[in-house]
Context: one part of a larger RNA
Molecule: small-subunit ribosomal RNA, 5' domain
Organism: uncultured bacterium
């Protein structure tokens, strides 16, 4: 010098950051993922219109059930896309986990963009409803009803994949890559509008974007760990994968790694960087960004263009809750917040106005992502506690050789000045038509008035900075060397001084 620090003491404002490093303990309550009626059928409440019935009875209306029509809303279910992103948090990981650097003749890839060709005709359900149950709930069962851009047949095939001929061309073993025959297989779906057309849909071919996979190399500390290993090592075959592989099995063989440190033990997410140092290097991995892993603990798969999935689903532990004791519900390492731990870390706040993201044609809906605000001197920075004069060197105070000396231009007083704080008026940029949480905030302007705002630590040498009293190896101080036993600059107090100053020391780290 440095800090996500804390502790004393002591605190005026303002900007900008930052704010469980400890129990990856346990968690009450709210919120943090939904959208779409322009995919579909229903309900529901209102409307426009028009039958049928029965009641008033003023004979052409007013009122009540009921069918039908038009439109407008809100929807629980079916479908679609999203819920694999944004947050969080480092337990595990010595690993292709992570940097970098190469490959993939071994690969995927919704949504987007280009392009090429297409959408013909069917079908049976089925959940919402309805009946009837069953259950304390959570939920669930039978029968009937019904619809799609939900499900399955058929036809079509530009291109596509399989298999099997020819031909030319590279290349890096395995081969690729274009031309070109024959065969086999395999799409699809509508919605909105008066229409125009526009959003969707299939196949497929390129790219964009994002992923998988393989490699060189780099990557703590232990030898008081020296041998380690049986799918191991390698072939041959099959299976599996989006893909290559003992990735998985069957068989063969008997190898493979290791003193250049295998194996085992320990610690630890990893990097751009951050701290220091001239530098070499050493330390570090908070915010911030890029990858990883993880979600109660272990295990598992379904869906899907991506998950083996925080706020999805199954099992199984342990731990809370509810129960009618039969059987159920949960998972804050999301954002507040509780309770624990602990020296230690904050509001159960306001908006989606802006930036970004999910649906949606689009209005808009949702968004504890973000964007404000609150709390904390935690930290860096800025400003402020007044300027100027002004000796009778005042009073006080401490010291004194008792003459003084100092506190000290300091105070008073005299003349001003108006930052911030405060009051009162005005009032934004961010949003270039509307739309402002911040916010009556920033900023400006006025008003009165030095008023409302200084403390910590040392003063023996390192090391700026000295006297008194008190104490008398006591009490105590102390980073190191040491002070204290009766005149103490080294303890306690005052007085003075140095030093820094809204801080000031300590006390932990680290270079």
């Nucleotide at each position: 010098g440095a800090c996500g620090a804390a502790c004393g003491c002591u605190g005026g404002c303002g900007g900008c950051g930052c704010g469980c490093c400890u129990a990856a303990c346990a968690c009450a309550u709210g919120c943090a993922a939904g959208u779409c009626g322009a995919a579909c059928g229903g309900g529901a409440u209102c409307u426009u219109u028009u039958g049928g019935a029965g009641u008033g009875c003023u004979u052409g209306c007013a009122c009540u059930c009921u069918g039908g029509c038009u439109g407008a809303u809100c929807u629980a279910g079916u479908g679609g896309c999203g819920g694999a992103c944004g947050g969080g948090u480092g337990a595990g990981u010595a690993a292709c986990a992570c940097g970098u650097g190469a490959g993939c003749a071994a690969c995927c890839u919704g949504c987007c963009u280009u392009a090429a060709a297409g959408a013909g005709g069917g079908g049976g359900a089925u959940a919402a409803c309805g009946u009837c149950g069953g259950g304390a709930a959570a939920c669930u069962g039978a029968c009937g009803c019904u619809a799609a851009u939900a499900c399955c047949g058929c036809a079509u095939a530009u291109g596509a994949u399989g298999a099997u001929g020819g031909a030319a061309u590279g290349g890096c073993a395995u081969c690729a890559u274009u031309c070109u025959g024959u065969u086999a297989u395999g799409a699809a779906a509508g919605g909105a509008g008066a229409a125009a057309u526009c959003c969707g849909c299939u196949u497929u071919a390129a790219g964009a974007u994002g992923g998988g996979c393989u490699c060189g190399c780099g990557c703590c500390c232990g030898a008081u760990u020296a041998g380690a290993u049986a799918g191991u090592u390698g072939g041959u075959g099959a299976g599996g994968u989006a893909a290559c592989g003992g990735c998985u099995c069957a068989c063969c063989a008997a190898g493979u790694c290791g003193a250049c440190g295998a194996u085992c033990g320990g610690u630890a997410g990893c990097c751009g960087g951050a701290c220091u140092g001239a530098g070499a290097g050493g330390u570090u991995g908070a915010a911030c960004g890029g990858c990883c892993a993880c979600a109660u603990u272990g295990g598992g798969a379904c869906u899907g263009a991506g998950a083996c999935a925080c706020g999805g689903c199954c099992c199984a532990g342990a731990c809370u809750c509810c129960u009618a004791c039969g059987g159920g519900a949960g998972g804050c390492a999301g954002c507040a917040g509780u309770g624990g731990g602990g020296a230690g870390u904050a509001u159960u706040g306001c908006a989606c106005a802006a930036u970004g993201g999910g649906g949606g044609a689009a209005a808009c809906c949702c968004u504890g992502a973000u964007g404000c605000a609150g709390c904390g001197a935690c930290g860096c920075c800025g400003c402020g506690u007044g300027a100027g004069u002004g000796a009778a060197g005042a009073c006080g105070g401490u010291c004194u050789u008792c003459g003084g000396a100092u506190u000290g231009u300091a105070a008073a007083g005299c003349u001003c000045u108006g930052u911030c704080a405060a009051c009162g008026g005005g009032g934004a940029c961010g949003a270039u038509a509307a739309u402002g949480a911040c916010g009556g905030u920033a900023c400006c302007c006025g008003u009165g008035g030095a008023g409302g705002a200084a403390g910590c630590c040392a003063c023996g040498g390192c090391u700026a900075a000295c006297u008194a009293c008190g104490u008398g190896c006591c009490a105590g101080c102390a980073g190191c060397c040491g002070c204290g036993g009766u005149a103490a600059u080294a303890c306690g107090u005052a007085g003075g001084u140095g030093g820094c100053g809204a801080g000031c020391g300590u006390u932990g780290u680290c270079c």